[in-house]
Context: one part of a larger RNA
RNA sequence: ACGAACGCUGGCGGCAGGCUUAACACAUGCAAGUCGAACGCUCUCUUCGGAGGGAGUGGCGCACGGGUGAGUAACACGUGGGAACCGACCCUGAGGUUCGGAAUAACCGUUGGAAACGACGGCUAAUACCGGAUAUCCCCUAUGGGGGAAAGAUUUAUCGCCUUGGGACGGGCCCGCGGUCGAUUAGCUUGUUGGUGGGGUAAAGGCUCACCAAGGCGACGAUCGAUAGCUGUUCUGAGAGGAUGAUCAGCCACACUGGGACUGAGACACGGCCCAGACUCCUACGGGAGGCAGCAGUGGGGAAUCUUAGACAAUGGGGGAAACCCUGAUCUAGCCAUGCCGCGUGAGUGACGAAGGUCUUAGGAUCGUAAAGCUCUUUCAACUGUGAAGAUAAUGACGGUAGCAGUAGAAGAAACCCCGGCUAACUCCGUGCCAGCAGCCGCGGUAAUACGGAGGGGGUUAGCGUUGUUC
Numbered sequence: 001a002c003g004a005a006c007g008c009u010g011g012c013g014g015c016a017g018g019c020u021u022a023a024c025a026c027a028u029g030c031a032a033g034u035c036g037a038a039c040g041c042u043c044u045c046u047u048c049g050g051a052g053g054g055a056g057u058g059g060c061g062c063a064c065g066g067g068u069g070a071g072u073a074a075c076a077c078g079u080g081g082g083a084a085c086c087g088a089c090c091c092u093g094a095g096g097u098u099c100g101g102a103a104u105a106a107c108c109g110u111u112g113g114a115a116a117c118g119a120c121g122g123c124u125a126a127u128a129c130c131g132g133a134u135a136u137c138c139c140c141u142a143u144g145g146g147g148g149a150a151a152g153a154u155u156u157a158u159c160g161c162c163u164u165g166g167g168a169c170g171g172g173c174c175c176g177c178g179g180u181c182g183a184u185u186a187g188c189u190u191g192u193u194g195g196u197g198g199g200g201u202a203a204a205g206g207c208u209c210a211c212c213a214a215g216g217c218g219a220c221g222a223u224c225g226a227u228a229g230c231u232g233u234u235c236u237g238a239g240a241g242g243a244u245g246a247u248c249a250g251c252c253a254c255a256c257u258g259g260g261a262c263u264g265a266g267a268c269a270c271g272g273c274c275c276a277g278a279c280u281c282c283u284a285c286g287g288g289a290g291g292c293a294g295c296a297g298u299g300g301g302g303a304a305u306c307u308u309a310g311a312c313a314a315u316g317g318g319g320g321a322a323a324c325c326c327u328g329a330u331c332u333a334g335c336c337a338u339g340c341c342g343c344g345u346g347a348g349u350g351a352c353g354a355a356g357g358u359c360u361u362a363g364g365a366u367c368g369u370a371a372a373g374c375u376c377u378u379u380c381a382a383c384u385g386u387g388a389a390g391a392u393a394a395u396g397a398c399g400g401u402a403g404c405a406g407u408a409g410a411a412g413a414a415a416c417c418c419c420g421g422c423u424a425a426c427u428c429c430g431u432g433c434c435a436g437c438a439g440c441c442g443c444g445g446u447a448a449u450a451c452g453g454a455g456g457g458g459g460u461u462a463g464c465g466u467u468g469u470u471c
Base pairs, nucleotide, nucleotide: 001469002468004467005466006465007464008463011343012342013341014340015339016338017336018335019301024299025298026297028296029295030294033060034059035058038057039056041054042053043052044051045050067254068253069252077178078177079176080175081174082173085171086170087169090167091166092165093164094163095162096161097160098132099131100130101129107122108121109120110119111118112117137148138147139146140145152159153158180226181225182224187217188216189215192214193213194212195211196210197209198208199207229251230250231249232248234243235242236241256277257276258275259274260273279290280289281288282287307333309332310331311330315329316327317326318325319324346376347375348374349373356367357366358365359364380412382407383406384405385404386403390398415460416459417458418457419456420441421440422439426455427454428453429452430451436443437442
């Protein structure tokens, strides 16, 4: 010094922190939706003006935010450079927004299934899908040319849509250097090292493939093994250094285990899909469903770590033109002396040096102004009333909270460890190498300042000790 634990003890407040172990398994609830100003259908109410609900198509979002540290010794991270790249929304510049078409869900009918979920036929809309035209421009090719768009809505003021240049910001890639241990690991490597060509990617590249060459790395430690997320930091120290990586912030990796792609601007996607595996659940045995390392919570493991709370009021995020909706992000409250900080448990006076305890040389000494008594005060807690800022155009979960005013009464509030030396603090009794103590030296075998009790004393104080770990 601590994300601590244990023992004894425990009044209040502020701020922080709270599964370090089983990346063990999870009941239940919630954690990502939104848009009717894209679209058809349908239901309810109606003052017939409209208002509201529902599933579906479509758009955007779900790649953020939140969790965890298993893996990873690596361009993962830190730092400094680089060239062959990408980007929906945002800002900004330029131009365009034309003519057509065919479907499909919903719905209706038939039908399969226990369910999950389907199958067939028929109808319909769009900012869903497709074709033509046009091209400021862009791409390909190399001067011949070829290819490429769009979507409308209405409250008539806008919001959109398409192509394209630039910007900011973000991301992908490459390289130098830096930060663990082991040689009781000395050789490693065949897409391996390089070239040519094809493919692939947003993009350089053995990234991949065919052919050719036989290279490449290594005692300046390759390869292999062990351990480990990295950093800003944090702790310690006069510093150099050593240790560390909880909380907060940046980056990385992972999402039951392994693999894979789809969609998309962006994922190879925690609350998406497919396959395989283990496990759990439902089943009419034909077949299905699931993934808390989100927030709470449960079992288990463990020395050990909290509520199945409130609110979107603030900050921020998603959708929407907006109203607004959603948000276990967040803001709050609850629990815990886990830590840090602050405050209190009274103040003044009071000698008969009371009683009582302990010691005693029996005179006394000491606890000790300590108590009682007397005179005061009321912080904190309690009760009563009032009552914010945070947020303003309006909206306050916290919260009748903080604060303020008043009321009563010293009233409700002290422990823990130690006293042989190190090391501040000493006597008596008990015990008798016993019982026991102990961090080291060591105490105890009949006067033990070292064991146990008592009185006294020392230290810290709502804490004090012990254990563990680091310097």